[in-house]
RNA sequence: GGGUGAUUAGCUCAGCUGGUAGAGCUGCUGACUCUUAAUCAGCCGGUCGUAGGUUCGAAUCCUACAUCACCCA
Repeated sequence: GGGUGAUUAGCUCAGCUGGUAGAGCUGCUGACUCUUAAUCAGCCGGUCGUAGGUUCGAAUCCUACAUCACCCA
C1' cells in the first nucleotide's frame, strides 16, 4: 500500500428480505425467609462507532472516516 471481517444496554450477544431495538448476566425494588443465599415477580439501562447520502421510513442499503482483528504484498 491492497483486501476481508467486526463495532448494538455496564458485560456477552441476537435482530430473518428496510417498518418505531431485544435476550441472558450484572444492578435496583418487592415477595418469600429469623437473616443470608437460592427461588419468584417487576424495574432501570441504548442519539445501534462518527459524519453524510438514498427512502414515506435506515441498526439494516450506499459513501467517507475512526478503532480493533486477520490475510496479501
Predicted 3D model of a 73-nucleotide RNA (transfer RNA) from a Sedimentisphaerales bacterium.
The sequence is in RNAcentral, with records from ENA and MGnify.
It matches the Rfam family "tRNA". Rfam classes the family as a transfer RNA. Gene Ontology term of the family: triplet codon-amino acid adaptor activity.
RNAcentral records the identical sequence in 4 taxa.
Its mean pLDDT, the model's own confidence on a scale to 100, is 80.
NCBI's taxonomy places the organism under Bacteria, Pseudomonadati, Planctomycetota, Phycisphaerae, Sedimentisphaerales.